[in-house]
């Protein structure tokens, strides 16, 4: 740090529109004494697909900091020479700012992903257990 296995694990619309199929009750018909049974048209806040709106952050993925690192032409500061009566000046070294790099997160961003309940998914924590 990465595997597996249990456990726990939030948020955010039952939205709206179009199409597709499935399909109880209802209803019509047939058979029929009746129960049942066929068949037919047809329906939901259910289901698959998509468009359009709002809206979530905890798979994934992007984006930033201090710090480290690198670099100095101009600028500010210090330091030590020279040149000057002095203020200043010149040159070298060093520090800082400014530039580049690398660089986290539950921060952000909303690409993906996600918004009834059940399922699935879930960063992360516990607990075992095994690899580097």
């Nucleotide at each position: 740090c990465c595997u597996c296995a249990c456990u726990g694990g939030a948020g955010a619309g039952a939205g709206u529109c179009u199409g597709g199929g499935c399909g109880a009750c209802u209803g019509c018909g047939c058979u029929g004494a009746a129960c049942g049974g066929c068949g037919c048209c047809g329906u939901g806040a259910g289901c698959c697909a998509g468009g359009c709106c709002a809206c979530c952050g905890a798979a994934g993925g992007g984006g930033c900091a201090a710090g480290c690192c690198c670099a100095c032409a101009a600028c500010g500061c210090g330091c030590c020479g020279g040149c000057u009566g002095a203020a200043g000046u010149c040159a070298g070294c060093g520090c800082g700012a400014g530039g580049g790099g690398u660089c986290a997160a539950u921060c952000u961003c909303u690409c993906a992903g996600g918004u009834a309940a059940a399922g699935c998914g879930g960063a992360c924590a516990g607990c075992g257990a095994g690899g580097g």

Glycine riboswitch aptamer from uncultured Aquabacterium sp., 132 nucleotides, folded computationally. Lineage of the source: Bacteria > Pseudomonadota > Betaproteobacteria > Sphaerotilaceae > Aquabacterium. The coordinates come from a structure-prediction model, not an experiment, and the mean pLDDT is 77.